The RNA shown here (transfer RNA) has 72 nucleotides and comes from a Minisyncoccota bacterium. The sequence was found in a public genome assembly. The coordinates come from a structure-prediction model, not an experiment, and the mean pLDDT is 80. Rfam family: tRNA. Gene Ontology term of the family: triplet codon-amino acid adaptor activity.

[in-house]
This record gives sequence, structure tokens and C1' cells, in this order.
RNA sequence: AACGGGAUGGCAGAGCGGCAAUGCGCCGGUCUCCAAAACCGGUCAACGAAGGUUCAAAUCCUUCUCCCGUUG
Repeated sequence: AACGGGAUGGCAGAGCGGCAAUGCGCCGGUCUCCAAAACCGGUCAACGAAGGUUCAAAUCCUUCUCCCGUUG
């Protein structure tokens, strides 16, 4: 320098145009002498940034930033 993959809640991780799953965690509760486990409820995402397309964008397009890799 060219090319490919990735960036989503506190963490992991789905999502592939119709408005963000799930698990763990955290906070309550039930149970227990207490705790753990189990179960019930709750909590938590302006989706790396900025533009564009669209009635509608995490999803498509452009540029940029950071991480991983390949080639030279």
C1' cells in the first nucleotide's frame, strides 16, 4: 500500500429493511435457622463515528476511526 473479517446492554452473543433475542451478571421476592441451588419478577442497547438512500436502516451505499488476519 491492496484486500478480507470484526465493532450491538456490565460481559458473551443473535439479528441480514418493519423498529433490538438469549445466556451470564445485577436488584428485589418465594423457599431456608442462614446461605447456596431452584423458581418468580424486575433492570440494562440512541447498535464504533459522520453523511446518504428509504415511508421506515443495527441491517443497503460512501467516508473515517479502532481491532484481527492475508498479500506485497